């Protein structure tokens, strides 16, 4: 200098004018004054929790979720550390990472055969027929039939360990040596996932569980339009069904079991479209110290920080700062370019609270900083 990896930070500041919401104060009122007023994602609503109500909500079945190990947390599908596997020269990154030697299913096309393997070509010996040859005897070739054979060829993403040998009619872990994989046993290390070493007349086992399934653990429903209070309006009618032989409702989808129960359902007609609470001090923020590799926890000090309900938090002007672009000057360089100074111009993205938190995911610029890796050059 170029390319890359990881982590962190910011999302302009000040002032004038106009405007919006909330609280407080002044005022009879109109109105005025002061203070405060969005985000890193307020977003998507994908997970987890708090809170509220359902009867403090029983048992079984079904269903759903999670899935290496250890830890963190209120909890999680999140985070941290580690293990294993994969990618990268590296920094580093990624993993929907339990079980396929429980069972069932499936495995396109091609291929003879796709999982209790399998004879298309080839190889091997045998029977039969024909031909040739020999004639002392063995034989050779073509065709055909039923067999043996997984070494070789061919198909495929995948063909039931690999290499060499023994063996055999030809062959084959049938046997032997070495190697590979996996399981079991023993030893050592580790909390553990797992790792290292050793042993044998164990074995050679395809893939797929984002297929059923098995194993382990977790899960009640609805949600602030929850839920509570106040004020106000209205007009009932018809039909059906039930009142302890129980309609209907509730307890998770179903069953059992249980609870409440005198009304309930359908249709037609009528009324309302207000206010208050919930509502923001909470698993809260910042800084220091302590413990921990870390996530995080503990402790001390300190801070006050939106609450709308058709839904406020905006617009405009000026100055300053910063980054980028353009022009000019200076320095270095052959040049590209780099550094520096001056002037002018342009530039605010993504998006906006609605009960509150913890995550994840996605979007975004005018970006900025640091550490590390690789390559090249110079000293």
């Nucleotide at each position: 200098u170029a390319g890359g990896u990881u982590g962190g930070c910011c999302g302009a500041g000040c002032g004038g004018c106009c405007g919006c919401g909330a609280g407080c104060c002044a005022g009879c009122a109109a109105u005025g004054g002061c203070u405060c007023g969005a985000g890193g994602a307020a977003c998507g609503u994908c997970c987890g929790g708090g809170c509220u109500c359902c009867a403090c909500a029983g048992g079984g079945c079904a269903g759903g979720g999670u899935g290496g190990u250890g830890g963190g947390u209120a909890a999680c599908g999140c985070c941290c550390a580690c293990u294993c596997g994969g990618g990268g020269u590296a920094a580093c990154c990624c993993g929907c990472a339990g079980g396929a030697a429980a069972g069932u299913g499936c495995c396109a096309c091609a291929g003879a055969a796709a999982a209790u393997a399998g004879a298309c070509c080839g190889c091997c010996g045998g029977g039969c027929u024909g031909c040739c040859g020999u004639u002392u005897a063995g034989g050779g070739c073509c065709g055909u039939c039923a067999g043996g054979u997984a070494a070789g060829g061919g198909u495929g993403a995948a063909a039931c360990g690999g290499u060499g040998g023994u063996g055999u009619a030809a062959g084959a872990g049938a046997c032997c040596a070495c190697c590979a994989g996996u399981g079991c046993c023993c030893c050592a290390g580790g909390u553990g996932a797992c790792u290292g070493g050793g042993g044998g007349a164990g074995c050679u086992a395809g893939g797929u569980a984002a297929a059923c399934c098995c194993c382990a653990c977790c899960c009640g429903g609805a949600g602030c339009a929850a839920g509570g209070c106040c004020a106000g309006a209205c007009a009932g009618a018809a039909c059906a069904u039930g009142c302890u032989u129980g309609a209907g409702g509730g307890c998770u989808g179903c069953c059992c079991g249980c609870c409440c129960a005198a009304g309930u359902g359908u249709u037609c007609g009528g009324g309302u479209a207000g206010g208050c609470c919930g509502c923001u001090a909470g698993a809260g923020g910042u800084u220091g110290c302590u413990g921990g590799c870390a996530a995080c926890a503990g402790u001390a000090a300190u801070c006050g920080u939106a609450g709308a309900u058709g839904g406020a938090u905006g617009g405009u002007c000026g100055c300053u700062a910063c980054g980028c672009c353009c022009u000019c000057g200076c320095a270095g360089g052959u040049a590209a370019c780099u550094g520096u100074g001056a002037g002018g111009g342009g530039u605010g993205a993504c998006a906006g609270a609605a009960c509150c938190c913890g995550g994840c995911g996605u979007a975004c610029g005018a970006g900025c900083c640091a550490a590390c890796c690789u390559a090249u050059c110079c000293a």
Description:
Bacterial RNase P class A from an Acidobacteriota bacterium, 379 nucleotides, folded computationally. The sequence was found by an Rfam model in a public genome assembly. It matches the Rfam family "Bacterial RNase P class A". Its family is annotated with tRNA processing, ribonuclease P activity and dimeric ribonuclease P complex in the Gene Ontology.